[in-house]
RNA sequence: GGCCCCGUCGUCUAGCGGCUAGGACGCGACCCUUUCAAGGUUGAGGUGCGGGUUCGAUUCCCGCCGGGGUCACCA
Repeated sequence: GGCCCCGUCGUCUAGCGGCUAGGACGCGACCCUUUCAAGGUUGAGGUGCGGGUUCGAUUCCCGCCGGGGUCACCA
């Protein structure tokens, strides 16, 4: 450098064009408990960036950026 795959809360992971973007762990508050742990209730927290298509994009297309795989180069 070519080709392929991936990018969603702090972390992991769902979401085959219209969802309030869901779940687990973690975190905050409260309850429970003599205390801690466990448990219960509740809350905050996310679509890599820029364009395009569309009435409507996390989803489809293009270009970047980042990561991974593979091939080539490294005479």